[in-house]
RNA sequence: AGAGUUUGAUCAUGGCUCAGGACGAACGCUGGCGGCGUGCUUAAUACAUGCAAGUCGAGCGAGGUUACUGUUUUGGAUCCCUUCGGGGUGAAGAAGCUUUAACCUAGCGGCGGACGGGUGAGUAACGCGUGGGUAACCUACCCCAAAGUCCGGGAUAACAGCGGGAAACCGCUGCUAAUACCGGAUGUCUUUACCUUGGGGCAUCUUGAGGUAAAGAAAGGCAACGCUUUGGGAUGGGCCCGCGUCCCAUUAGCUAGUUGGUGAGGUAACGGCUCACCAAGGCGACGAUGGGUAGCCGGCCUGAGAGGGUGGACGGCCACACUGGGACUGAGACACGGCCCAGACUCCUACGGGAGGCAGCAGUAGGGAAUAUUGCGCAAUGGACGGAAGUCUGACGCAGCGACGCCGCGUGAGCGAUGAAGGUCUUCGGAUCGUAAAGCUCUGUCCUUGGGGAAGAAGGUCUUCGGACUUGACGGUACCCAAGAAGAAAGCCCCGGCUAACUACGUGCCAGCAGCCGCGGUAAUACGUAGGGGGCGAGCGUUGUCCGGAAUUACUGGGCGUAAAGGGUGCGUAGGCGGCCCUUUAAGUCGGAUGUGAAAGCCCGCGGCUUAACCGCGGAAUGGCAUUCGAAACUGGAGGGCUUGAGUGUCGGAGAGGGUAGUGGAAUUCCCAGUGUAGCGGUGAAAUGCGUAGAUAUUGGGAGGAACACCAGUGGCGAAGGCGACUACCUGGACGAUAACUGACGCUGAGGCACGAAAGCUAGGGGAGCAAACAGGAUUAGAUACCCUGGUAGUCCACGCCGCAAACGAUGAGCACUAGGUGUCGGGGUCGCAAGACUUCGGUGCCGCAGUUAACGCAUUAAGUGCUCCGCCUGGGGAGUACGCACGCAAGUGUGAAACUCAAAGGAAUUGACGGGGACCCGCACAAGCAGCGGAGCAUGUGGUUUAAUUCGAAGCAACGCGAAGAACCUUACCAGGGCUUGACAUCCCUCUGACAGGUGGGUAACGCCACCCUCUCUUCGGAGCAGAGGUGACAGGUGGUGCAUGGUUGUCGUCAGCUCGUGUCGUGAGAUGUUGGGUUAAGUCCCGCAACGAGCGCAACCCUUGUCAUUAGUUGCCAUCAGGUGAUGCUGGGCACUCUAAUGAGACUGCCGGGGAUAACUCGGAGGAAGGUGGGGAUGACGUCAAAUCAUCAUGCCCCUUAUGUUCUGGGCUACACACGUGCUACAAUGGCCGGUACAGCGAGAGGCGAACCCGCGAGGGGGAGCAAAACUCCAAAACCGGUCCCAGUUCGGAUUGCAGGCUGAAACUCGCCUGCAUGAAGUCGGAGUUGCUAGUAAUCGCGAAUCAGCAUGUCGCGGUGAAUGCGUUCCCGGGUCUUGUACACACCGCCCGUCACACCACGGAAGUUGGGGGCGCCCGAAGUCGGUCAGUAAAUAGGCUGCCUAAGGCGAAACCAAUGACUGGGGUGAAGUCGUAACAAGGUAACC
Repeated sequence: AGAGUUUGAUCAUGGCUCAGGACGAACGCUGGCGGCGUGCUUAAUACAUGCAAGUCGAGCGAGGUUACUGUUUUGGAUCCCUUCGGGGUGAAGAAGCUUUAACCUAGCGGCGGACGGGUGAGUAACGCGUGGGUAACCUACCCCAAAGUCCGGGAUAACAGCGGGAAACCGCUGCUAAUACCGGAUGUCUUUACCUUGGGGCAUCUUGAGGUAAAGAAAGGCAACGCUUUGGGAUGGGCCCGCGUCCCAUUAGCUAGUUGGUGAGGUAACGGCUCACCAAGGCGACGAUGGGUAGCCGGCCUGAGAGGGUGGACGGCCACACUGGGACUGAGACACGGCCCAGACUCCUACGGGAGGCAGCAGUAGGGAAUAUUGCGCAAUGGACGGAAGUCUGACGCAGCGACGCCGCGUGAGCGAUGAAGGUCUUCGGAUCGUAAAGCUCUGUCCUUGGGGAAGAAGGUCUUCGGACUUGACGGUACCCAAGAAGAAAGCCCCGGCUAACUACGUGCCAGCAGCCGCGGUAAUACGUAGGGGGCGAGCGUUGUCCGGAAUUACUGGGCGUAAAGGGUGCGUAGGCGGCCCUUUAAGUCGGAUGUGAAAGCCCGCGGCUUAACCGCGGAAUGGCAUUCGAAACUGGAGGGCUUGAGUGUCGGAGAGGGUAGUGGAAUUCCCAGUGUAGCGGUGAAAUGCGUAGAUAUUGGGAGGAACACCAGUGGCGAAGGCGACUACCUGGACGAUAACUGACGCUGAGGCACGAAAGCUAGGGGAGCAAACAGGAUUAGAUACCCUGGUAGUCCACGCCGCAAACGAUGAGCACUAGGUGUCGGGGUCGCAAGACUUCGGUGCCGCAGUUAACGCAUUAAGUGCUCCGCCUGGGGAGUACGCACGCAAGUGUGAAACUCAAAGGAAUUGACGGGGACCCGCACAAGCAGCGGAGCAUGUGGUUUAAUUCGAAGCAACGCGAAGAACCUUACCAGGGCUUGACAUCCCUCUGACAGGUGGGUAACGCCACCCUCUCUUCGGAGCAGAGGUGACAGGUGGUGCAUGGUUGUCGUCAGCUCGUGUCGUGAGAUGUUGGGUUAAGUCCCGCAACGAGCGCAACCCUUGUCAUUAGUUGCCAUCAGGUGAUGCUGGGCACUCUAAUGAGACUGCCGGGGAUAACUCGGAGGAAGGUGGGGAUGACGUCAAAUCAUCAUGCCCCUUAUGUUCUGGGCUACACACGUGCUACAAUGGCCGGUACAGCGAGAGGCGAACCCGCGAGGGGGAGCAAAACUCCAAAACCGGUCCCAGUUCGGAUUGCAGGCUGAAACUCGCCUGCAUGAAGUCGGAGUUGCUAGUAAUCGCGAAUCAGCAUGUCGCGGUGAAUGCGUUCCCGGGUCUUGUACACACCGCCCGUCACACCACGGAAGUUGGGGGCGCCCGAAGUCGGUCAGUAAAUAGGCUGCCUAAGGCGAAACCAAUGACUGGGGUGAAGUCGUAACAAGGUAACC
């Protein structure tokens, strides 16, 4: 950076598609390791369970536990005394109280639960971003400064008792403390009010000093900590403003606290924030209001950039916390894990009543294509509380799961050619997988085992101040060492083009593929599989989405004559843009400085993990906004001036410019009258129609309506539509001359307003002609058309609508600039007697340069070069349709989509082909002629039918007497039946034999089979060759398929004159030129001209034959002269002169003369000549066309059959027969038939042959066998001519058919041959529509020969005999050639293509309605709660009751909107082979279109 796709090809337009990058992804196949990230995009659905916000005993009372001290009670051990009854001593233990110490905590109290964490529902907004303002504000904890911390008081939780309740929990009574609460004092200070006085400011205001008055503080604690007041700071917020911030105008008007004011209330604070009153404002095309969608940003993805898309993770802001409403507390909330109320849902319940809110972390269900663990730890970082230790912390740090992403690593390395085996392909030689493997030698990332083992730790406690002790979730992790072992680790997609990569098999428009173009119907590099190859790689593909490519919305960076696109035209509002000079300003603009533009990210540099991803540090960048200082050219603002833009004045001429009124003649029609008679009219031809009741025609008179011939002109006027007799009046514009006036007054123009052909509409006139509809007549297959005869609306007028056209120059308006030439209209100037010439302004045409354009073309009247403004376009169809709205009486118009569908649709030009387009030319093409065909009978081929089979092929011309130059068997391919299976035929191998073959015979339906006869060669003696039999398998064989796989051959256009190339030139290109043009020719034949010059294949010539002559040669041919001979004959000698034969030559070339023509080519006429203008005939067939014919001549790829689709045999069939067609033969007769007589060819053929004479037979033929391998012999003529007969008839025409008897060939004539004789004697009396051949030795007519062939032509190919007619000419039919034109055709007119109907499917519109939804409006009801009022009680404040305003949810109602659905209905789209027609493309057969 481009590529594919519209065409036969081309250029341009234009859409569709692809290659790139990205992702919070998903799906398919596959999956070794690690690091760093990341992970509910859907149901802001519902949630079980656990955890996520507490902390402080150094605020307080109280309670509890442990230890100690003291004391009381109890207890009674021990000891002493004893009168033995008892008395004393009093330990341990226990209980209560108390002291001290440690610990715990329900409550009061303080601080924190407004942070941290989640989510994106709502929100189009000061919500967010950015920059400002706050002289309109608040700020707990923290910091600094100043001052203070005095004296009192009464309660209340806890607790105890009683009571209620299932529970949650609550009530009453009684006791008590505080850093809880209250009163008083003090007042640095603060607030308020007033007085005096001084500064500042943009207004409200603000600030300093002094004074007076009123009000206002505190809390303690053992302690390091607190508390109160004030000022300042820091931090965090509140409010306000400028600018920016998606789509729809098929949402155009919105608004009542609405906009402003005054006053009051309220708030931390401004403010309609709230209220009362007053005013009537406010917003909106610079998009209000409404609807839809959406959290915004830093950034992220993409892009060269400008842009476009996006807002997941991370960071900032906002909003929300089951849904809705509300306040309380507090420095801060209207509060995610607080409260109250209402609603929905869930749970508990003893039915009375209660409880709850994962959009915190895990997790569950559900939804979904889809998204993780009910993990560890507070070690680190951060947070709350605390003096601290510390406690709490699902924030956070880590781990787990997922290839979800990015990054890194590995799956081994070296050597190794018998190029192994195997696979695949094969031209069978080989090639390839492939150094790949095996094998040998190594290494150890990763892996396993063993050993070692971190950093992350700062702090804290104790202290004799030296120091000591202690703290790690991750984790025995990272990392290091050693050993072992190539061992455990590769897939996915693609291979027709785009796009890197090809073969085989299978399949056979099937199965399937496909991003676009498109593949698949028997040889698929496109389907499936395999081999091979390409790409990427732990991934690879697919799907989805975004940007890119796409300059395909074009700011950078597009267009509008014909591709999509200029508004039908003007006037003009807003807006945009705007002449020359001077002064000024500084809004735009430019420059400097300052502030801001958070961090992260991007970029650059450095650094840290082995590297990278990732991370750290520094820098740069951050287009912007704001403030400030400057500059003054340009734009803007202000002021002053100018005249060239624009306008005015004066003079002048041109004009179908517009309107109104009047006037005129010609013509059509009608009426009246006259003349006049049978037709008129109309058409391709007719008919309908009119006319004997007098038409048409003609003459005169009259009526009425409409339109204005000639003039008339790519002439004029108008903005466009449009305007055409003449006159008058009213009126618009342009132009020329002049240069007096104004002094930028200008240009364009969204909306708006006006005009606007024809048709149409409403009501009224008018109505001659014309003429939709309609009627009739024709045409036609039909003809609701074209043609004809009629004919109503309408066309005309006046009023009012409509507002559309191919309203076109398919070209918006204005200004300026950029070669000319020529015509014309209007005006002026100069010169000239004039004619006219030159020049100038304005219009209107043509040609043309530069330039431009895809080309065509445009070209001073631009489509060139620039500027300004407006309108419009963005693939085709659906569709200018639907819905909505506006306008309209209606018709309809304006505005104007989507679903769905296609890969094109369209433009210009090119080459062809075609045309019921044009021009020129040719041809037995027509015409002029002759003879036919089509009718008959027969022959032959074909179709059809039939059949066991009637083998196959050929199919318009260019199949059909064709393949077939010859089907009784054979042929033969078909059918029936019987046989054979390495085979009827070829090669190879093995065994056997020495024969086999052949002959004869038998047998069979026949082949096969059997018997007999006959019977090898060479040799080194091993064998070999040859032949046969048998066997085995390779193979043979196939007239089986495909002529649409092919070669070869052939037909046809067409013996038509064409078809091409090289170089040059022109064109962006396909292509053109040459090859066209003027002549001429049979011819692209030749001449001339020419941006062409040459050349090739064709044409012509060269070849054969025929026509004349010459030379040579002279047998088998010939016989003039000479001689001989015969009944006769070149019969004989002889000869080669002639004929002839067959070889070589000559001859004809427009060479000569004349006319025409360009003096050329050539042509016409003539001479000479056997022949004259290619002399006649033949052979010869350019590039190509028809997928033309042939696989059955032959060859051949592939497929198919293999005891049969091969082979062989017998018989049958190809010969059938209601019929249809083609080609022929014979006829229909007198130019003839028949009979008799007589004559003359040529081409050819002949040995298994031609066969003479002679004989026999009516004849076919037989016998015979001379001669001849042929200029020798044989086959071998007929028509004609002469004579006779027939006399116009189904015949003395015609010969079919049939009978009988024969002949020939052949093993064999039944199916199924040919011929002969006798007999029979059909149709047919010249052929409808139509159609064929032929231009001279031709047609016609007559016979002859040959190939094939045993036999069998009316066919075919040749040959000669006799031998015409006509051709004015090119209008027409057919075919062809050249040029030109149109084209929507290119499979090329047998083309293309339109619409209805029928069928299937799809999406959409309408529709009586039905259902749902969101929002607004009105009314009803009104919880909680703030605020207010009020009440009893009280010292007072609360609480409470009642009540007012507001108000959530709820209810009712009317209307609008959105969505879904709806019997039926409407058109639309799509769909290999449906129906009807033929509309369009050619003059498309009636030019097309609006």
Predicted 3D model of a 1490-nucleotide RNA (small-subunit ribosomal RNA) from an uncultured bacterium.